[in-house]
The prediction has a mean pLDDT of 82. Predicted 3D model of a 1465-nucleotide RNA (small-subunit ribosomal RNA) from Chenopodium ficifolium. Its Rfam family is "Bacterial small subunit ribosomal RNA". Taxonomically the source falls in Chenopodium (Eukaryota, Gunneridae, Pentapetalae, Caryophyllales). RNAcentral holds the sequence, with entries from SILVA.

RNA sequence: AGAGUUCGAUCCUGGCUCAAGAUGAAUGCAGGCGAUACGCUUAAAACAUGCAAGUCAGCCGGGAAGUGGUGUUUCCAAUUGCGGACGGGUGAGUAACGUGUAAGAACCUGCCCUUGGGAGGGGAGCAAUAGCUUAAAACGGCUACUAAUACCCCGUAAGUAGAAGAAAAAAGAGGAAUCCGCCCGAGGAGGGUCUCGUGUCUGAUUAGCUAGUUGGUGUGGCAAUAGCUUACUAAGGCGAUGAUCAGUAGCUGGUUUGAGAGGAUAAUCAGCCACACUAGGACUAAGACAUGGCCCAGACUCCUACGGGAGGCAGCAAUGGGGAAUUUUCCGCAAUGGGCGAAAGCCUGAUGGAGCAAUGCCGCAUGGAGGUAGAAGGCUAACAGGUCAUGAACUUCUUUUCCCGGAGAAGAAGCAAUGACAGUAUCCGGGGAAUAAGCAUCGGCUAACUCUGUGCCAGCAGCUACGGUAAGACAGAGGAUGCAAGCGUUAUCUGGAAUGAUUGGGCGUAAAGCGUCUUUAGGUGGAUUUUUAAGUAUGUCAUUAAAUCCCAGGGCUCAACCCUGAAUAGGCGGUGGAAAUUACCAAGCUGGAGUACGGUGGGGGCAGAGGGAAUUUCUGGUGGAGCGGUGAAAUGCGUAGAUAUCAGAAAGAACACCAACGGCGAAAGCACUCUGUUUGGACGAAACUGACACUAAGAGAUGAAAGCUAGGGGAGCGAAUGGGAAUAGAUACCCUAGUAGUCCUAGCCAUAAACGAUGGAUACUAGGCGCUCUGCGUAUCGACUUGUGCAGUGUUGUAGCUAACGCGUUAAGUAUCCCGCCUAGGGAGUACGUUCACAAGAAUAAAACUCUAAGGAAUUAAACGGGGCUCACACAAGCGGUGGAGCAUGUGGUUUAAUUUGAUGCAAAGCGAAGAACCUUACUAGGGCUUGACAUGUCUAAAUCCUCUUGAAAGCGAUGGGUGCCUUCGGGAACACGGACACAUGUGGUACAUGGAUGUCGUCAGCUUGUGCGUAAGGUGUUAGUUUAAGUCCCACAACUAGCACAACCCUCUUGUUAGUUGCCAACGUUGAGUUUAGGACCCUAAACAGAUUGCCGGUAAUAAACCGGAGGAAGGUGAGGAUGACAUCGAGUCAUCAUGCCCUUAUGCCUUGGGCGACACACGUGCUACAAUGGCCGGGACAAAGGGAAGCAAUCCCGCAAGGGUGAGCUAACCCCAAAAACCUGUCCUCAGUUCGGAUAGCAGGUUGCAACUCGCCUACAUGAAGCCGAAAUCACUAGUAAUCGCCGGUCAGCCAUACGUUGGUGAAUUUGUUCCUGGGGCCUUGUACACACCAUCCGUCACACUGUGGGAGCUGGCCAUGCCCGAAGUCAUUACCUUAACUGCAAGGAGGGCGAUGCCGAAGGUGGGGCUAGUGACUGGAGUGAAGUCGUAACAAGGUAGCCAUACUGGAAGGUGCGGCUA
Repeated sequence: AGAGUUCGAUCCUGGCUCAAGAUGAAUGCAGGCGAUACGCUUAAAACAUGCAAGUCAGCCGGGAAGUGGUGUUUCCAAUUGCGGACGGGUGAGUAACGUGUAAGAACCUGCCCUUGGGAGGGGAGCAAUAGCUUAAAACGGCUACUAAUACCCCGUAAGUAGAAGAAAAAAGAGGAAUCCGCCCGAGGAGGGUCUCGUGUCUGAUUAGCUAGUUGGUGUGGCAAUAGCUUACUAAGGCGAUGAUCAGUAGCUGGUUUGAGAGGAUAAUCAGCCACACUAGGACUAAGACAUGGCCCAGACUCCUACGGGAGGCAGCAAUGGGGAAUUUUCCGCAAUGGGCGAAAGCCUGAUGGAGCAAUGCCGCAUGGAGGUAGAAGGCUAACAGGUCAUGAACUUCUUUUCCCGGAGAAGAAGCAAUGACAGUAUCCGGGGAAUAAGCAUCGGCUAACUCUGUGCCAGCAGCUACGGUAAGACAGAGGAUGCAAGCGUUAUCUGGAAUGAUUGGGCGUAAAGCGUCUUUAGGUGGAUUUUUAAGUAUGUCAUUAAAUCCCAGGGCUCAACCCUGAAUAGGCGGUGGAAAUUACCAAGCUGGAGUACGGUGGGGGCAGAGGGAAUUUCUGGUGGAGCGGUGAAAUGCGUAGAUAUCAGAAAGAACACCAACGGCGAAAGCACUCUGUUUGGACGAAACUGACACUAAGAGAUGAAAGCUAGGGGAGCGAAUGGGAAUAGAUACCCUAGUAGUCCUAGCCAUAAACGAUGGAUACUAGGCGCUCUGCGUAUCGACUUGUGCAGUGUUGUAGCUAACGCGUUAAGUAUCCCGCCUAGGGAGUACGUUCACAAGAAUAAAACUCUAAGGAAUUAAACGGGGCUCACACAAGCGGUGGAGCAUGUGGUUUAAUUUGAUGCAAAGCGAAGAACCUUACUAGGGCUUGACAUGUCUAAAUCCUCUUGAAAGCGAUGGGUGCCUUCGGGAACACGGACACAUGUGGUACAUGGAUGUCGUCAGCUUGUGCGUAAGGUGUUAGUUUAAGUCCCACAACUAGCACAACCCUCUUGUUAGUUGCCAACGUUGAGUUUAGGACCCUAAACAGAUUGCCGGUAAUAAACCGGAGGAAGGUGAGGAUGACAUCGAGUCAUCAUGCCCUUAUGCCUUGGGCGACACACGUGCUACAAUGGCCGGGACAAAGGGAAGCAAUCCCGCAAGGGUGAGCUAACCCCAAAAACCUGUCCUCAGUUCGGAUAGCAGGUUGCAACUCGCCUACAUGAAGCCGAAAUCACUAGUAAUCGCCGGUCAGCCAUACGUUGGUGAAUUUGUUCCUGGGGCCUUGUACACACCAUCCGUCACACUGUGGGAGCUGGCCAUGCCCGAAGUCAUUACCUUAACUGCAAGGAGGGCGAUGCCGAAGGUGGGGCUAGUGACUGGAGUGAAGUCGUAACAAGGUAGCCAUACUGGAAGGUGCGGCUA
């Protein structure tokens, strides 16, 4: 410090997720030791048992010990003093002067310290106790006695008040020294009370709250101030700087994270607060409204003799309960501290310790060194090896830890004594490597990889994603990596996240500028000189508890931990000086702003008047059959006279041309002409004011269209609606009608793609070219012309900005000020609530749930019922076919025991198959074999052969004969029955695991590189203009080079050269015959060359490349044809050519016989033969090329009508043979017919190949003689030696189902000099795109089903809050005429004072009423979301087939459609 994830790829926006650290944690696996810290986060729910607050002795009494007695000691209870307000626990409540911080005053203060005084004189009771007595108990009652440092009175002092007056203290103990006390003052320390500034969570879908409420006066009250209380009085007080209400929460030092700013948190330790079963209340006290105290009410628990009583672990342990989860009913007061005491001492679950738990942090160990035969074993493997691995064994060493034995602390202060921890820490000796390693991960992020199993199953998963037979992602194993007595997981917080942005973000198109304007509060504000010193900067003082953090040093063996010191401390407060700057005060200034003045331009607003064109209707005339409308029609109108045309009349609405990227207005918006009225801005000039300004929450005004209310109006248009078309349907698009509406008046509504998708103001920052208003100069009689200033409005563009597109003085640049708005997509601008509205609706505005993307700009490809250019037998022009018939052949389908299998649009279908009777053969039925039909290795044995039996054959069983060959004598080779084991075999699966070779686009002209450009994907080059068959060439150009394709290189066509046998024959000779002699001239053959490169001429093209025409030439514009096939595409075809991962192994292998691949209602493809006279049959006659031939081709002759048979010359082939070429020519017949066309079908007889011709071959002869008379829709091939037509040959092959396939020659046309259309394809450029699996794409809504959460809902049930009324406990206060009373007073009666009781105010709980808020639930119901491949359509994305979208209204199964206005996205 970043990374993964949207896309085919890119940049951006933007969310989701991860890596880090932390924890009072929990959980899974695993677990050696020690030090130290920490341990109910949940039920402030309930609590058995024990302990946690007592102590002292002034005084009285009793018991006990002891004693002769006094005394002493000790225990108990009471009285009395002090302490139980500390300590310890918890965080329920509390949003508050509760807490933090900084100040203040009208106060109190036991014990403690300092200081000044005082203690004189009296008195009355009551406990305990004793006796009697009630009661279950708790508690009591009566009588009698008594002390005090308990209580009371008098006197005196100080003190309070201005005075008079009034009220008002004390305590002693002890034999004594003396000590400890007591009372009244003053001061201090420490503690407490009160007041105030300021900080302190969320919600406005909580906006108004308040009646003692705010203030005053008097009264009361308090330690003290105060509406604290009460009476009277005034009507205040708080609130948008958020009152009130609701929700949540103890606050802080700190802790955690972060670079910081911040965020989160409030365990342990420390400060404050609050609470003590729930609520109320006071008493006592220095201090409490106290709870290990009291009273009352309530809930709960316990005891009870039913009459009544008792209780409060949120102290320490413990218990059950709750929960994912948190310990011992331990030891000691030895230390530190607290209470009481003079002290000894007692008490102390505070505290010091131990125990339990890896809960955290820290430290240590589980051994060290050597050791290659690189051991066994595991895993892997290319079978060589590699790896675990010096790891183990083995040798040697050490003993932290462990076990045994011995010694043994510090902590103790304060002379001694005193140690829970503890026989602990530590030390010494002995023993023996002995007692001690796991967990997670290994696709990427993220360090670490292989094998086996599994087969979208089981599973994994933080995100992306993995798994459908080769999984580095699941499970196991081996290995590796990381951490380590722990390691993973889960939960939570911060970080990363600049995804809430002060530091430090944005708003044209990604989320985001209010439709516009005015203005209040608020925020901000020109320039000069003063004043002040609030902000600001600076010096200093005080505070900011300790602990913590940081730094330094020290102590535990180190560390964690602990101790000491230093430093820091941004806040708040006091104080000093400074005065630039902001602010304040005062004065002046004119630049910002405004006022008055001048002339001008303007669809600015409102009102009135006038106008013509058009439309429709009505009246009349002419006229006579159609009009109208559409892609084409129909509905509709018309002989009752339409349309058309002429004249006249009426009505309403809108204003052509001018007209413009022109004008005006804040926006919405504004246009015939004229008049009236009203008003804003710009410019000019420089008189006046003197900062009066900018922005603007709330508020107000205005606000297209549609819509609403009331009244008018209604020509045209026209939602809805009717009808007609079109359609699968058509609630649409088109047509014909047509209502609301559109128009006017008055009033509502308040929204639009209300857009520049761009808030307002100010300043600054290059230019060029326009337009409008208004000034100045020039020019001028005037109109032009021309330069320049201001304001507005456009266009292009520099710097700069931007993700890019783009913006660019009219900023989206550079800056300042103010406002509004945004924070992933969906749910949703929806629900609920509230406000507004007549309504429609508008405004404000969530959550549950769901997904990992949604989105912007640009790029490449693809597709388009987008555009442009261009090519091709693509069309057109031709010629001949297919589709109809019969047959052949292939395919589908069906059938079958099997009809083996592959190929399926073009690019499968006379294709694999250049040849299925057996074989082939892969299929099927039956019969057999299991090291196998075949290969290699090993053992054994020679082998071939003969005869018989059985069987369909394969095979099974028997018989006879035979002992070989080579040899270096060691042995070797061939063949074969059999045996065992390695194996062999498979046309078994997967072409979607592959190699190889192949098809296709397409012989189309494309495909790509280096450097330069762009953030990048990518672009340019390769585009433009010509040209070409061509990315062929030329030219221009931010391109310049280069490669693969194109072209060329090969064969054929021409001439010459060379060479002549088996080929040829002009001359010579010769024959039946180039047969022979002879010849190389010719033909032909076959070698190497030559030839054609737009080279020459003319024209065209600006030039060039090139094109057109011509000459010459065998050949002319790549001459013709072939081979040759770029980068890619189609998961194209082929596992059945071959190779290969997987599978089978008495079978999915092998042998064999028969059958099948040849079936047959039918459908399709490719062909053959025809339908005839351009023909058929018969007779005669002529002319090729290229092939094949030894298990072969076969001449000749004979036989047969023929197929063929017999014979067998020649030929290993330029020699011989196949071999006859056919169409053609000539002659005869047939004369337009189902024929002398056509030959299917079927009969009989033959031939031939072969082991075999039935299923299932071919051929021949005789006889038979079907459909068919040129073929619907549709569709195919072909541009010259081509189509068409005619034969010949070959391969495969015993034979052949070949009409196929592949060559070869003969005869030999027509048409196109075009690209408009149709159909389809290719190439290039370009537009838009929501597609990238790429239009066979994407995608919208209803309906049906399932699930999920949510709204409404008659209601129902809880909780909380305040409130009216009733009742009114305890208790304070007040009153009290009744009752009662020891201290004082009085001679007495009485009095003063007190008490019980009663009464009154207040008053908790309770009852009751109506409210508010909130939670749960609810028949039924609404939409939403998510789901596998459901139904209906096809709305959107391309001109998406009617451009889309926004607002609004109507309407329709649904997406939607239509009207009106707007926008361009």